[in-house]
RNA sequence: GGGCCCAUAGCUCAACCGGUUAGAGCACCUGACUUAUAAUCGGGAGGUUUCGGGUUCGAUCCCCGAUGGGCCUA
Repeated sequence: GGGCCCAUAGCUCAACCGGUUAGAGCACCUGACUUAUAAUCGGGAGGUUUCGGGUUCGAUCCCCGAUGGGCCUA
């Protein structure tokens, strides 16, 4: 230099061929239980879906570019 894959909550991951409110577990906050803590159970908060454009009535999803990471190759 060329090719392929990945990027979604603090962390690990879902989201079926584009469809109307982006979810789960852990962690965090809070309540119940307990002498207290842990465990268990209830509730809550937390997202510019890496960034910039484009297509579309509508984009996490499709197209182009950028950035970061991984793999292969000259």
Predicted 3D model of a 74-nucleotide RNA (transfer RNA) from a Polyangiales bacterium.
NCBI's taxonomy places the organism under Bacteria, Pseudomonadati, Myxococcota, Polyangia, Polyangiales.
It matches the Rfam family "tRNA". Rfam describes the family as follows. Transfer RNA (tRNA) molecules are approximately 80 nucleotides in length.
RNAcentral holds the sequence, with entries from ENA and MGnify.
The coordinates come from a structure-prediction model, not an experiment, and the mean pLDDT is 81.